[in-house]
RNA sequence: GCCCGGAUGGCGGAAUUGGUAGACGCAACGGACUUAAAAUCCGUCGGUAGCAAUGCUGUGAGGGUUCGAUUCCCUCUCCGGGCA
Repeated sequence: GCCCGGAUGGCGGAAUUGGUAGACGCAACGGACUUAAAAUCCGUCGGUAGCAAUGCUGUGAGGGUUCGAUUCCCUCUCCGGGCA
């Protein structure tokens, strides 16, 4: 230099003819149980505004196509592999 694959909540990891993003597990937090704790069970768990209902935003970064993009196209960054 060329080619291939990958990047999604705190962590692992799902979601594809483009159509409700975050299933499931772990961790964390609140509660039940216990003399107390562990285990177990229940609930919450991206950001932001709001008393709440709810709204907006969010898939490595920037741009494009589209009514609509994690998904398709372009450029770039980083990680892994291959060729020279």
Annotation: This is a predicted structure of an 84-nucleotide RNA (transfer RNA) from a Patescibacteria group bacterium. The sequence was found in a public genome assembly. Its Rfam family is "tRNA". Rfam links the family to the GO term triplet codon-amino acid adaptor activity. It is annotated as a transfer RNA.